[in-house]
Context: one part of a larger RNA
Molecule: large-subunit ribosomal RNA, domain IV
Organism: Bacteroidia bacterium
RNA sequence: CCGUGGCUAAGGAACUCGGCAAAAUAGUCCUGUAACUUCGGGAGAAAGGACGCCAACUUCGGUUGGCCGCAGUGAAUAGACCCAGGCGACUGUUUAACAAAAACACAGGGCUCUGCUAAAUCGAAAGAUGAUGUAUAGGGCCUGACACCUGCCCGGUGCCGGAAGGUUAAGGGAGUGUGUUAUCCUUCGGGAAAAGCUCACGACUGAAGCCCCGGUAAACGGCGGCCGUAACUAUAACGGUCCUAAGGUAGCGAAAUUCCUUGUCGGGUAAGUUCCGACCUGCACGAAUGGUGUAACGAUCUGGGUACUGUCUCAGCCACGAGCUCG
Repeated sequence: CCGUGGCUAAGGAACUCGGCAAAAUAGUCCUGUAACUUCGGGAGAAAGGACGCCAACUUCGGUUGGCCGCAGUGAAUAGACCCAGGCGACUGUUUAACAAAAACACAGGGCUCUGCUAAAUCGAAAGAUGAUGUAUAGGGCCUGACACCUGCCCGGUGCCGGAAGGUUAAGGGAGUGUGUUAUCCUUCGGGAAAAGCUCACGACUGAAGCCCCGGUAAACGGCGGCCGUAACUAUAACGGUCCUAAGGUAGCGAAAUUCCUUGUCGGGUAAGUUCCGACCUGCACGAAUGGUGUAACGAUCUGGGUACUGUCUCAGCCACGAGCUCG
């Protein structure tokens, strides 16, 4: 000097990103127990009291009397608690070996596909799973208990339906032309040319798809701007105008979302960039990519308080171990 333990005056979180670590609480019986609540809980809430030994009595459960200590669950083992908020309903699951969570799952909700040789999935096939199931079933996707709800837009993309018209492949193909030559003509150079074969073009015919017409948002998604106006001022219920498929409804809101921002006001503190309650100017919330609440729950995150303490003011001593020095 380090490590692991033990103790510490006065103070008691002043430490620190943060009470991290430590201390404190702790058993059994009795009393008592708030808000809130889904009436089950919350709850061991909180807050208090008792606990040893001896004698007598006893209905054997205890009762009465006495005794000792600083201390009686006499050692050891054995919840700290409360208030408020965010997120996720909950018990569960997860990054084997840096993340346990607000992530995943979940019961519940919805959309969609599937009529059975089902859809879907694996396989080259046979075949298998689905399922020895049959729409109260099975697959896919989204949301995520419960309560109250879930607004407007189908123009784009997707999906579903439609079939009149436009476009449209291979194939078929009327017809036209190229090459070849039996034959014919010839000025003997050459020219014309049927059938067949060949090559090229080709009117017309020709499905789905696309265009087109509808539907569909708990499908992917989207949900405006400018100007003016009230008898102080300010503001604008109101009006005008442009654009759009439609212009964000309810609820919430400086939020796990707010840049400006430590917004402003209130609370808590002597002092509060955090926290709680409001306001709304929402850079850039918003309704199953769910919105807003919510009892219970959480090795979750945030703020505050009581108790407690060597976390600290500020350090000291002791024990054991290691190092170092000496031998």